The prediction has a mean pLDDT of 81. Large-subunit ribosomal RNA, domain II from Gossypium anomalum, 853 nucleotides, folded computationally. Its Rfam family is "Eukaryotic large subunit ribosomal RNA". Its Rfam clan is "LSU clan". Its family is annotated with ribosome and structural constituent of ribosome in the Gene Ontology. For this family Rfam cites "Crystal structure of the ribosome at 5.5 A resolution" (Yusupov et al., Science, 2001). Rfam 15.1 lists 107,465 matches to the family in 2,616 species.

[in-house]
Context: one part of a larger RNA
RNA sequence: UUUCGACACCUAAGUGCUCCGGGCGUCGACCUGCAGGUUCCCCAAUCGGUCCGUCUUAAAAUAUGGACCAAGGAGUCUGACAUGUGUGCGAGUCAACGAGUUAGAAAACCUGUAAGGCACAAGGAAGCUGAUUGGCGGGAUCCCUCGCGGGUGCACCACCUACUGACUUUGAUCUUCUAAGAAGGGUUCGAGUGAGAGUAUACCUGUUAGGACUCGAAAGAUGGUGGACUAUGCCUGAGCAGGACGAAGCCAGAGGAAACUCUGGUGGAGGCCCGCGAUGAUACUGACGUGCAAAUCAUUCGUCUGACUUGGGUAUAGGGGCGAAAGACUAAUCGAACCGUUUAGUAGCUGGUUCCCUUCGAAGUUUCCCUCAGGAUAGCUAGAGCCCUUAACGAGUUCUAUCAGGUAAAGCCAAUGAUUAGAGGCAUCGGGGGCGCAAUGCCCUCGACCUAUUCUCAAACUUUAAAUAGGUAGGACAGCACGGCUGCUUCGUUGAGUCGCGCCACGGAAUCGAGAGCUCCAAGUGGGCCAUUUUUGGUAAGCAGAACUGGCGAUACGGGAUGAACCGGAAGCUAGGUUACAGUGCCCAACUGUGCGCUAACCUAGAACCCACAAACGGUGCUCGUCGAUUAAGAUAGCAAGACAGUGGUCAUAGAAGUUAAAAUCUACUAAGGAGUGUGUAACAACUCAUAUGCGGAAUCAACUAGCCCUGAAAAUGGAUGGCGCUUAAGAGCGUGACCUAUACCCGGCCGUGGGGGCAAGGGCCAGGCCCCGAUGAGUAGGAGGACACGACGAUCGCUAUAAAACUCGAGGCACGAGACCGAGCAGAGCGACUGUCGGUGCAGAUCUUAGU
Numbered sequence: 001u002u003u004c005g006a007c008a009c010c011u012a013a014g015u016g017c018u019c020c021g022g023g024c025g026u027c028g029a030c031c032u033g034c035a036g037g038u039u040c041c042c043c044a045a046u047c048g049g050u051c052c053g054u055c056u057u058a059a060a061a062u063a064u065g066g067a068c069c070a071a072g073g074a075g076u077c078u079g080a081c082a083u084g085u086g087u088g089c090g091a092g093u094c095a096a097c098g099a100g101u102u103a104g105a106a107a108a109c110c111u112g113u114a115a116g117g118c119a120c121a122a123g124g125a126a127g128c129u130g131a132u133u134g135g136c137g138g139g140a141u142c143c144c145u146c147g148c149g150g151g152u153g154c155a156c157c158a159c160c161u162a163c164u165g166a167c168u169u170u171g172a173u174c175u176u177c178u179a180a181g182a183a184g185g186g187u188u189c190g191a192g193u194g195a196g197a198g199u200a201u202a203c204c205u206g207u208u209a210g211g212a213c214u215c216g217a218a219a220g221a222u223g224g225u226g227g228a229c230u231a232u233g234c235c236u237g238a239g240c241a242g243g244a245c246g247a248a249g250c251c252a253g254a255g256g257a258a259a260c261u262c263u264g265g266u267g268g269a270g271g272c273c274c275g276c277g278a279u280g281a282u283a284c285u286g287a288c289g290u291g292c293a294a295a296u297c298a299u300u301c302g303u304c305u306g307a308c309u310u311g312g313g314u315a316u317a318g319g320g321g322c323g324a325a326a327g328a329c330u331a332a333u334c335g336a337a338c339c340g341u342u343u344a345g346u347a348g349c350u351g352g353u354u355c356c357c358u359u360c361g362a363a364g365u366u367u368c369c370c371u372c373a374g375g376a377u378a379g380c381u382a383g384a385g386c387c388c389u390u391a392a393c394g395a396g397u398u399c400u401a402u403c404a405g406g407u408a409a410a411g412c413c414a415a416u417g418a419u420u421a422g423a424g425g426c427a428u429c430g431g432g433g434g435c436g437c438a439a440u441g442c443c444c445u446c447g448a449c450c451u452a453u454u455c456u457c458a459a460a461c462u463u464u465a466a467a468u469a470g471g472u473a474g475g476a477c478a479g480c481a482c483g484g485c486u487g488c489u490u491c492g493u494u495g496a497g498u499c500g501c502g503c504c505a506c507g508g509a510a511u512c513g514a515g516a517g518c519u520c521c522a523a524g525u526g527g528g529c530c531a532u533u534u535u536u537g538g539u540a541a542g543c544a545g546a547a548c549u550g551g552c553g554a555u556a557c558g559g560g561a562u563g564a565a566c567c568g569g570a571a572g573c574u575a576g577g578u579u580a581c582a583g584u585g586c587c588c589a590a591c592u593g594u595g596c597g598c599u600a601a602c603c604u605a606g607a608a609c610c611c612a613c614a615a616a617c618g619g620u621g622c623u624c625g626u627c628g629a630u631u632a633a634g635a636u637a638g639c640a641a642g643a644c645a646g647u648g649g650u651c652a653u654a655g656a657a658g659u660u661a662a663a664a665u666c667u668a669c670u671a672a673g674g675a676g677u678g679u680g681u682a683a684c685a686a687c688u689c690a691u692a693u694g695c696g697g698a699a700u701c702a703a704c705u706a707g708c709c710c711u712g713a714a715a716a717u718g719g720a721u722g723g724c725g726c727u728u729a730a731g732a733g734c735g736u737g738a739c740c741u742a743u744a745c746c747c748g749g750c751c752g753u754g755g756g757g758g759c760a761a762g763g764g765c766c767a768g769g770c771c772c773c774g775a776u777g778a779g780u781a782g783g784a785g786g787a788c789a790c791g792a793c794g795a796u797c798g799c800u801a802u803a804a805a806a807c808u809c810g811a812g813g814c815a816c817g818a819g820a821c822c823g824a825g826c827a828g829a830g831c832g833a834c835u836g837u838c839g840g841u842g843c844a845g846a847u848c849u850u851a852g853u
Base pairs, nucleotide, nucleotide: 001029004028005027006026007025009023010022011021051066052065053064054063067853068852070850071849072848075353077210078209079208080207081206082205084203085202086201087200088199089198092118093117094116097112098111100109122129123128134160135159137157138156142151143150144149162193163192164190165189166188167186168185169184173180213352214351216349220342221341222340223339224338225337231316232315233314234313235312236311237310238309239308240306242274243273245270249266250265251264252263253262254261255260278303279302280301283299286297287296318334320330321329356786357785358784359783360782365378367376368375369374379525380524381522383520384519385518386517388515393513394512395511397510398509399474400473401472402471403470409464410462411461416458417457418456421453423451424450425449428448429447430446431445432444433443434442435441479503480502482500483499484498485497486496488495528552529551530550531549533547534546535545536544537543557568558567559566572750573749574748576746577745578744583739584738585724586723587722591737593736594735595734596733598731606726618710619709621708622707623706625704626703628701629700630699638695639694640693645667646666650662674689678687679686751777752776753775755773756772757771758770759769788842790839791838792837793836794835796833797832798831799830807825808824809823810822812821814819
């Protein structure tokens, strides 16, 4: 919902039934709207956020590879060996040899009188010889016992003994005089025995030999091909305007006695000159520089009758040639050509190395190496086990006891070494001086030296001597007593060792423990770096080298604006609460909170560990403080009047009257006035100060110290308390409340992992199951476990023209994930599940290969 359907009830004038209509209720269909949840795509917005792979201590890097997409693309196979695990048989074990069966010389099956391998016996160089059921201690299990306790004693561990071989010692007996050799001994050696454990096969991991995870050299060897480019020789051809200069020879004339010389011609030589063609290639360091061109173009320039240029032929070939020589040239290749083979050459070096989840989780150190870019070895780590376990055992801890030490400190009137200063001094030694003719005479003096003091020091000095750190012990595997044995030891039944037996229980400090102990095998690593503290070299370093501890490496998160390492704190997925470091003007979550004072900073106030700098010195900037003075007997500052006389003191000199210099520095009057504090003059003068007084009436002055502030404080693009900005701060200092926020802490839910405990035989399955509890979750290299996907072949079971696979789309759900399922479309012939086996099985990178854009 004027349209729909089903069912039940009610409904109109007699009653009953049926139908239609109407009403009401329930359920459904359809439509519309609103709200919530699960899942998920696109767009937009807020906040945070630097690009992956790689080497590296460290990468967003101004380190390297990387335009994009598709397909291809890298630990494989075989042999040998080792540990482990599974399976078969077991003192043995094993088909691969032969025979049989069969269509078959195939595969498979079956069989053995055997052979062979490994094992069952070792030792010794060899000849050769050749192994008692042993004991003590600790021990699981099982048995007995109410219990204390007793017995049994597996595997394994520790110790002792016996046996066996070798070596060594001894040598009865026998004997051909050389052998054989009993019994005995040894702190000697053995990969031995002591009631066997192996063998065959499969798999994982590892080692090793092979191309050996993959791509990659520079080289080496060997066999060929090239002289069409180019180098050089030889043979045979071709080519080289025009001009200038003008050698020899010749001619004529002139001169000269002659030799000969001179002049004018003629002539046409030349690795001569200018220069076209030709050939080369100097400069512009021009043009071009994805070119016209893997060497060109333009202009300029060198040579141009010669050692000239050039065609054809021919000769020389790779450790060889050829070379007017440059290591030049030898086909765009040359300090040893090119092509093939060896060859998938080797590389301690570089690059790359392909799906997922869970769990544990490193090292950059020791020793050795023709070792320093690498290995082995130990360490660190994973895995696999074994063995016991409720009281043993253990410990990055403390305590108690006891050891060893020579650092820090201290000391130097203690030793050694260094070292300052005076004082005293009988004798002695050295220098100088005085009195002496001289003295082994006297006196003075400077040192040495001696004595008692004094100052300062030591990695390679020390009497003394820490703190930390280190070793051992804290009991029954002990202690005590007694008695045996011994070839050791002692003068010695002395000691030591060992055996026997007896006694002793207060179980012999604390704390903690996720249980303790043992074995096997294997990866990666063997470049490190940073911080506090200690410390060596260095002027120092973001330098180099050590020690302890903690970090980064391998690690995210909150804070320090930014950031490997600093501060806080380590992380499954989520809801809530509370904090740490750091913060609370705005950027930016949170008080422009509160209390007390401080600071004014115009070259440039300041603003939080590491940390991104500033010092000495200085300031009458402000503010605390310490100490010493003055002051109501009137200070300090200010104003006022005085500041005189002897005397122009003495001396020096051109002069010096307080005031150039020198030495002295009195007296008088005074309240007080210096033989003078400065200005000044040629010298005087004049002014001023000290000093005392008056006015006035209250604090004043010096030195030092330390908070903030200032000076000191100069660099090249414009600039950084992070920015804005801030001034009774939003600065610096001391308090005190509140608030903010991390993956930290607390508490819920879920997931994974590992641990503990429980559950049956009654009705089906799942013990590879179910239920409960508490714990825990970072991770590079690397180990282990469990899964996903691809191709092929088997066993079993299926799908498919009524549409297989592939592909496209899906705001479909599933799985932690690799992935898988479903729906729709397109398309048109094969495909799948479970289980087992096998593998040329998974890509983003390799200046990867090929195709395309």